Molecule: Bacterial RNase P class A
Organism: Chloroflexi bacterium RBG_13_51_18
RNA sequence: CAAGUAAACCGGGUGACCGCCCCGAUUCGCCCGAAAGGGCUCAUCGGGGAGGAAAGUCCGAGCUCCGCCGGGCAGGAUGCUGGGUAACACCCAGGAGGGGCGACUCUACGGAAAGUGCAACAGAAACAUACCGCCUCGAUUCGCCUGAAAGGGCUCAUCGGGGUAAGGGUGAAAUGGCGAGGUAAGAGCUCACCGGCGACCGGGUGACCGGUCGGCUGUGCAAACCCCAUCCGGAGCAAGACCGAAUAGAGGGACUAAGGGACGCCCGGCCCGUUCCCCGGGUUGGUCGCUCGACCCUUCCGGUAACGGAAGGGCUAGAUAGAUGGUCACCGUCCCCGAUUUUAUCGGGGGCACAGAACUCGGCUUACAGGUUUACCUGACCC
Numbered sequence: 001c002a003a004g005u006a007a008a009c010c011g012g013g014u015g016a017c018c019g020c021c022c023c024g025a026u027u028c029g030c031c032c033g034a035a036a037g038g039g040c041u042c043a044u045c046g047g048g049g050a051g052g053a054a055a056g057u058c059c060g061a062g063c064u065c066c067g068c069c070g071g072g073c074a075g076g077a078u079g080c081u082g083g084g085u086a087a088c089a090c091c092c093a094g095g096a097g098g099g100g101c102g103a104c105u106c107u108a109c110g111g112a113a114a115g116u117g118c119a120a121c122a123g124a125a126a127c128a129u130a131c132c133g134c135c136u137c138g139a140u141u142c143g144c145c146u147g148a149a150a151g152g153g154c155u156c157a158u159c160g161g162g163g164u165a166a167g168g169g170u171g172a173a174a175u176g177g178c179g180a181g182g183u184a185a186g187a188g189c190u191c192a193c194c195g196g197c198g199a200c201c202g203g204g205u206g207a208c209c210g211g212u213c214g215g216c217u218g219u220g221c222a223a224a225c226c227c228c229a230u231c232c233g234g235a236g237c238a239a240g241a242c243c244g245a246a247u248a249g250a251g252g253g254a255c256u257a258a259g260g261g262a263c264g265c266c267c268g269g270c271c272c273g274u275u276c277c278c279c280g281g282g283u284u285g286g287u288c289g290c291u292c293g294a295c296c297c298u299u300c301c302g303g304u305a306a307c308g309g310a311a312g313g314g315c316u317a318g319a320u321a322g323a324u325g326g327u328c329a330c331c332g333u334c335c336c337c338g339a340u341u342u343u344a345u346c347g348g349g350g351g352c353a354c355a356g357a358a359c360u361c362g363g364c365u366u367a368c369a370g371g372u373u374u375a376c377c378u379g380a381c382c383c
Base pairs, nucleotide, nucleotide: 001379002378004376005375006374007373008372009371010370012331013330014329015328016327017326018325020049021048022047023046024045025044026043029040030039031038032037051354055365056364058363059362060361061360062359063236064235065234066233075232076231077230078229079228080094081093082092083091084090095109096107097106098105099104110227111226115225116224117221118220119219131168132167133164134163135162136161137160138159139158140157143154144153145152146151176194177193179191180190181189197214198213199212200211201210202209203208240288241287242286243285251278252277253276254275259272260271261270295314296313297312298311299310300309301308302307332352333351334350335349336348337347338346339345340344
């Protein structure tokens, strides 16, 4: 210098003007109140005001309400090992397997001799299968040889029986690989090496690794059902709590003063209705929940790390139709055009992402113009 790998970070800046939300202080006015004080409106001043993902709402929690004697079924989730954490499907470290020359990276990575199911097309056969080929036996036929003959032998072809998974062919996959021996031909049939399985020994907390011995090996798929182990009550801030207008309705009481109803009439009693008072529920609305929290920053200590501990410091949006914005100028950065002394300067024009809190955290995933830094790897060149 080129090409990469891994991580961390920024993600426009300054100024002027006009606006928006919240908090605090002051003043004027109004309302309540005996007062103290409280509330509302306007204005002024001061302070604060989006993100690395605020997003998707996919996991895990806090918090709230409901349910709850305990256990099970169903259903769901997770799935190598050890640690971290409030918890997790997250993170860290490690093992095994795959990829890369390498830095490094990827993996839903328990069980297929418990059972069921599936394996397209091709192929004979996808768990017991013989299509071609090879070997062997029997029968028949042609030819040849031998023989006096009967017969015997050799070869080819056809048919039938048996053996064979070494070879061909099909396939993503064909019942361990490869070599030697062996055999009628073959085959873990036997042997060496490699791979797999089991036992023992050694190392490791463990996943697992190494060695020795044994027998010869039993397809793949569980992100198909299933089996095994562990975990899981439900709903969610429109959770939920409180204060409570008008109107209508319902309940209780007072008054029996006037009125109405049923019985032919009267008294009495009953019902309806008018007036007044009280109580419960609760709508519009308001307040709380609501932002101080498993919080953030710095240093030190323990730990390989995730993380934990100690000390010091900090307060960092809280709206409810939902604020955090707009215009202009300059700077930054990138692109295009033109001019001049091609490196550069000047002038003009254009672009600068993804996206936006709504109860709060821890994660994951996804989107993102442009830029910065650190460590490492490979190659080339120079000293």